[in-house]
Molecule: c-di-GMP-I riboswitch aptamer
Organism: Gammaproteobacteria bacterium
RNA sequence: GCCAUUGAAGGGCAAGUCAGCUGAAAGGCUGAACACGCAAAGCUUCAGGUCUAACGGUAAAUCAAUAGUUUACCCACGACGGCUGAGCUACCAUC
Repeated sequence: GCCAUUGAAGGGCAAGUCAGCUGAAAGGCUGAACACGCAAAGCUUCAGGUCUAACGGUAAAUCAAUAGUUUACCCACGACGGCUGAGCUACCAUC
């Protein structure tokens, strides 16, 4: 230096809870006491997947009719990435 293995120690991340802010929602951000978990739970968001459905669309109801309203369904240009795969990068220690 390369490959492989392990996770005891140091260090790291952190679901969930509470408070505040934000968003139509899903969700996100910040703070507090903690800790379900993670050896890439670091980065990209490329492929699949999942969540939401504002805008838009379709149908029905209401109405004399249109508009409007309500209900149902569809839809991502909104999200997650701690769901899987892919790509890139990497700390400490041991054998």